[in-house]
Context: one part of a larger RNA
Molecule: small-subunit ribosomal RNA, 3' major domain
Organism: uncultured prokaryote
RNA sequence: UGACGGGGGCCCGCACAAGCGGUGGAGCAUGUGGUUUAAUUCGAUGCAACGCGAAGAACCUUACCUACCCUUGACAUUGACAGAAUCCACUAGAGAUAGAGGAGUGCCUUCGGGCCUGGAAAACAGGUGCUGCAUGGCUGUCGUCAGCUCGUGUCGUGAGAUGUUGGGUUAAGUCCCGUAACGAGCGCAACCCUUAUCCUUAGUUGCUACCAUUUAGUUGGGCACUCUAAGGAGACUGCCGGUGAUAAACCGGAGGAAGGUGGGGACGACGUCAAGUCAUCAUGGCCCUUAUGGGCAGGGCUACACACGUGCUACAAUGGUCGGUACAGAGGGUUGCCAAGCCGCGAGGUGGAGCUAAUCCCAGAAAGCCGAUCUUAGUCCGGAUUGCAGUCUGCAACUCGACUGCAUGAAGUCGGAAUCGCUAGUAAUCGCGAAUCAGAACGUCGCGGUGAAUACGUUCCCGGGCCUUGUACA
Numbered sequence: 001u002g003a004c005g006g007g008g009g010c011c012c013g014c015a016c017a018a019g020c021g022g023u024g025g026a027g028c029a030u031g032u033g034g035u036u037u038a039a040u041u042c043g044a045u046g047c048a049a050c051g052c053g054a055a056g057a058a059c060c061u062u063a064c065c066u067a068c069c070c071u072u073g074a075c076a077u078u079g080a081c082a083g084a085a086u087c088c089a090c091u092a093g094a095g096a097u098a099g100a101g102g103a104g105u106g107c108c109u110u111c112g113g114g115c116c117u118g119g120a121a122a123a124c125a126g127g128u129g130c131u132g133c134a135u136g137g138c139u140g141u142c143g144u145c146a147g148c149u150c151g152u153g154u155c156g157u158g159a160g161a162u163g164u165u166g167g168g169u170u171a172a173g174u175c176c177c178g179u180a181a182c183g184a185g186c187g188c189a190a191c192c193c194u195u196a197u198c199c200u201u202a203g204u205u206g207c208u209a210c211c212a213u214u215u216a217g218u219u220g221g222g223c224a225c226u227c228u229a230a231g232g233a234g235a236c237u238g239c240c241g242g243u244g245a246u247a248a249a250c251c252g253g254a255g256g257a258a259g260g261u262g263g264g265g266a267c268g269a270c271g272u273c274a275a276g277u278c279a280u281c282a283u284g285g286c287c288c289u290u291a292u293g294g295g296c297a298g299g300g301c302u303a304c305a306c307a308c309g310u311g312c313u314a315c316a317a318u319g320g321u322c323g324g325u326a327c328a329g330a331g332g333g334u335u336g337c338c339a340a341g342c343c344g345c346g347a348g349g350u351g352g353a354g355c356u357a358a359u360c361c362c363a364g365a366a367a368g369c370c371g372a373u374c375u376u377a378g379u380c381c382g383g384a385u386u387g388c389a390g391u392c393u394g395c396a397a398c399u400c401g402a403c404u405g406c407a408u409g410a411a412g413u414c415g416g417a418a419u420c421g422c423u424a425g426u427a428a429u430c431g432c433g434a435a436u437c438a439g440a441a442c443g444u445c446g447c448g449g450u451g452a453a454u455a456c457g458u459u460c461c462c463g464g465g466c467c468u469u470g471u472a473c474a
Stems, first nucleotide, its partner, number of pairs: 001474002003471003007468007015458002019422005026313008034304002042053002064299003068295003073124001077123002081118003086103003090099003106115003126288002129286003135282002137277003140273001142271001147186006153162003166177003192265004197233007206223002210221003236259001239253005315415001319374007331362003336355002341350003381412001386407007428450007
């Protein structure tokens, strides 16, 4: 000087408390451990691994296993030599591949050759092989915590100290005052995006007050309103009162759409964990080179006594079922989204209009509201499991897809110890969309609808910041 303390002081955080809803019990989905296996590819392992890499394993992916094949190689550069490329179809085979046949005889040219294909030999290729404890880059975490430092000066023999401590204050090393310090840098804040109000400009594909018209903003006027999207305005403790050291600031008020950082996002200081990643990529070293490289078929990654994590659905009446009826936002669409009509109980099929989209389509939002029924029951709750019959995607749904109909109708009556999230348009609850994607979400990322309760307070638990104290630790 740090680190640590079941030392002290001050302060903060959904840290506790006050509340609301969960997890832990059930079934299923998913990830992991373990076990099994020819293989169940590899990585991630307290917080900070475990719906994680994977925004999507039937083949492919795919790295694993088994069998069958190749050896200058699937790919790159050089390349003697030969030939258009390319297309069609045959035989053997699981295919890779091997054999044989037909059509075709190119384009550019400085006439050297180039484009494209095959190809001897050799240099070399190749490796998702090892080392993240050799590395770059990227990322997690403490933590959006308020800290981390430097120059000069001063003090100390020195390590170092001071500044950065103190009195107030703040979300903040934020600001003020004091001060052997005076300044400065990286952080904080602001500048950026979005949302909340208004104005101007613009008015189609959007809107409809008014006039006409219509089943319908449908059509003609219209651009006021909504909205869209470009530019501005607006919030700064600016104003008033009080408190305070006449300061910084705090409390209350006015005006205002918004008030003291208005809400949300992006943004992550010096560093810590030899944290994670050699399997995104790059890369040193080591290793393989007729194989640890390459091709292909089938299988596996989907196994199952069990254990754990994360979710979904429930156990019901604030509910289930049936009928009627209302209101979103944000997205996506030409290899695509797919309307009306018709067929089917349905998944879906048919059909073909429109749309490169404020125009057309996905697309009927659901909870809600109105009515009917069920009356506390393992039930008209719950839907697992299984049987049969189908639909769709796709060469192909056996291993191993999603969905539909009929039948079946398991556990489950609110969950021990323990434990998680959340402070407002939040929790809870309800549906909708997108990425990936041929198909395959209860996951992920977004979007809106309905919409609470509670916070006395900081003694305690956890984490953190500042000052101080002890130490046999570094």